[in-house]
RNA sequence: GCCUCCGUAGUUCAACGGAUAGAAUAUAAGAUUCCGGAUCUUAAGAUAUCAGUUCGAUUCUGAUCGGAGGUA
Numbered sequence: 001g002c003c004u005c006c007g008u009a010g011u012u013c014a015a016c017g018g019a020u021a022g023a024a025u026a027u028a029a030g031a032u033u034c035c036g037g038a039u040c041u042u043a044a045g046a047u048a049u050c051a052g053u054u055c056g057a058u059u060c061u062g063a064u065c066g067g068a069g070g071u072a
Stems, first nucleotide, its partner, number of pairs: 001071007010025004018055001027043005048064005
């Protein structure tokens, strides 16, 4: 260089083109406890970027950026 695949909460993963983008874990606050752990309740937290298609895009298309694998 060429080919293939991937990019979603801090982390690990979900989501027929139509849900308030969901869960686990982590974090913070509260309850409980003599204190802590465990447990329970609550809160905050994400679609790599820019365009296009569509009534509607995490999902489809293109470009860019980043990553992984293959090939000489």

Transfer RNA from a Bacteroidales bacterium, 72 nucleotides, folded computationally. Taxonomically the source falls in Bacteroidales (Bacteria, Pseudomonadati, Bacteroidota, Bacteroidia). Its Rfam family is "tRNA". The family's RNA type in Rfam is transfer RNA. Model confidence (mean pLDDT): 82 of 100.